[in-house]
Context: one part of a larger RNA
RNA sequence: UGACGGGGACCCGCACAAGCGGUGGAGCAUGUGGUUUAAUUCGAAGCAACGCGAAGAACCUUACCAGGCCUUGACAUCCGGAUGGCGUAUGGGCAAUGCCAUAUUUCCUUCGGGACAUCCGAGACAGGUGGUGCAUGGUUGUCGUCAGCUCGUGUCGUGAGAUGUUGGGUUAAGUCCCGCAACGAGCGCAACCCUUGUUACUAGUUGCCAGCAUUAAGUUGGGCACUCUAGUGAGACUGCCGGUGACAAACCGGAGGAAGGUGGGGACGACGUCAGAUCAUCAUGCCCCUUAUGACCUGGGCUACACACGUGCUACAAUGGACGGUACAACGAGUUGCAAACUCGCGAGAGCAAGCUAAUCUCUUAAAGCCGUUCUCAGUUCGGACUGUAGGCUGCAACUCGCCUACACGAAGUCGGAAUCGCUAGUAAUCGCGGAUCAGCAUGCCGCGGUGAAUACGUUCCCGGGCCUUGCACU
Numbered sequence: 001u002g003a004c005g006g007g008g009a010c011c012c013g014c015a016c017a018a019g020c021g022g023u024g025g026a027g028c029a030u031g032u033g034g035u036u037u038a039a040u041u042c043g044a045a046g047c048a049a050c051g052c053g054a055a056g057a058a059c060c061u062u063a064c065c066a067g068g069c070c071u072u073g074a075c076a077u078c079c080g081g082a083u084g085g086c087g088u089a090u091g092g093g094c095a096a097u098g099c100c101a102u103a104u105u106u107c108c109u110u111c112g113g114g115a116c117a118u119c120c121g122a123g124a125c126a127g128g129u130g131g132u133g134c135a136u137g138g139u140u141g142u143c144g145u146c147a148g149c150u151c152g153u154g155u156c157g158u159g160a161g162a163u164g165u166u167g168g169g170u171u172a173a174g175u176c177c178c179g180c181a182a183c184g185a186g187c188g189c190a191a192c193c194c195u196u197g198u199u200a201c202u203a204g205u206u207g208c209c210a211g212c213a214u215u216a217a218g219u220u221g222g223g224c225a226c227u228c229u230a231g232u233g234a235g236a237c238u239g240c241c242g243g244u245g246a247c248a249a250a251c252c253g254g255a256g257g258a259a260g261g262u263g264g265g266g267a268c269g270a271c272g273u274c275a276g277a278u279c280a281u282c283a284u285g286c287c288c289c290u291u292a293u294g295a296c297c298u299g300g301g302c303u304a305c306a307c308a309c310g311u312g313c314u315a316c317a318a319u320g321g322a323c324g325g326u327a328c329a330a331c332g333a334g335u336u337g338c339a340a341a342c343u344c345g346c347g348a349g350a351g352c353a354a355g356c357u358a359a360u361c362u363c364u365u366a367a368a369g370c371c372g373u374u375c376u377c378a379g380u381u382c383g384g385a386c387u388g389u390a391g392g393c394u395g396c397a398a399c400u401c402g403c404c405u406a407c408a409c410g411a412a413g414u415c416g417g418a419a420u421c422g423c424u425a426g427u428a429a430u431c432g433c434g435g436a437u438c439a440g441c442a443u444g445c446c447g448c449g450g451u452g453a454a455u456a457c458g459u460u461c462c463c464g465g466g467c468c469u470u471g472c473a474c475u
Stems, first nucleotide, its partner, number of pairs: 002474001004471002007469002010466004015459002019423005026314008034305002042053002064300005070294001073125001077124002079121006087104006106115003127289002130287003136283002138278003141274001143272001148187006154163003167178003193266004198234007207224003212221002237260001240254005316416001320375007332363003337356002342351003382413001387408007429451007
């Protein structure tokens, strides 16, 4: 100087408290451990591993296992020789690839050859998801969006170092003000960026419809006022008023305003810590394999199952279940695609087929809600696991191992011990919708809108953090 203290002072955070809803009990989904296995590929390990890499394991993926099969190789460059291939079609054989056979068939040319391709040969080499993240780059998690981390010159100290950065106020903030042997500066904070909330102007189709005409319908004429779209501006700055304060910074209240004191949300992550994570995204040093630790194929496995844990979904019902009627979104996606209408089917879906490269067409009926009817507290008209049968879809192929539909079957479960998690407002809770991945497969993930709360006295305590100070046997 730091670190540490079951030392002190001050301050902050869904940290506690006050509330609301969960997890822990049940069934199922998913990840992990363990066990099993020929293999159950590998990585991730308190917070910060465990619906994580994986935005989607039937084959492929795939790295694992068994068997088969290749050796200049599946992929790249180079040399010599031979051939005319490659492709297409057919046949044989195999579990399949590899393998064998037949037919057909090039371009340029100075006729020497060249281009391209296949085969043979020789090696140089290829190849490795093999090891080391404790040799590394790059990327990234975390403390933490916490308010800190430093430097130049000066001054003080023999020196390590100190000062500045401490103090008095204040702030979300080392934010700002005042003081001060310090004066300045840099990386952070804030602002500049995106989005949302108000409005003006410009523009008016594919969007919109006030008035006029028209229609089943903004359908059409017409119009661009409104909605909306998307570009440029305005707007918020403690600017104004009062009070408190040190005549400061600032704080409290008020006015005006769509919005008020950082308006809401996002992107943005200082010096560093954890030899944090990743050699399996990629790159890369060194080591190792080279008829195999490389390559190809079929089948299996990653989906196993006495058990344990994490994360979720669905419930245990009447603020509910079922049936009928009826209303209102937003974000998005679409040509190897989205698919209307019509017909068939109880349905999943099928047939036929218009439109759309999209503000035009389609996905696309949002659901909770509202209006009625019914059930009457029960393991039930709750709950839906499991199982049987019959079907549908995708795909060479649903046995291992996909999703969906109909009928039947109708398990546990009556609100969950100790313990523990999230959330402060358009939030929690609840309701549905879309997208990426994707042939098919979503309770996960990423977004979108609808309905829409309760509570915060306060900082004694638990946890984490900041600053000052003190002790110290550690540095």
Molecule: small-subunit ribosomal RNA, 3' major domain
Organism: uncultured bacterium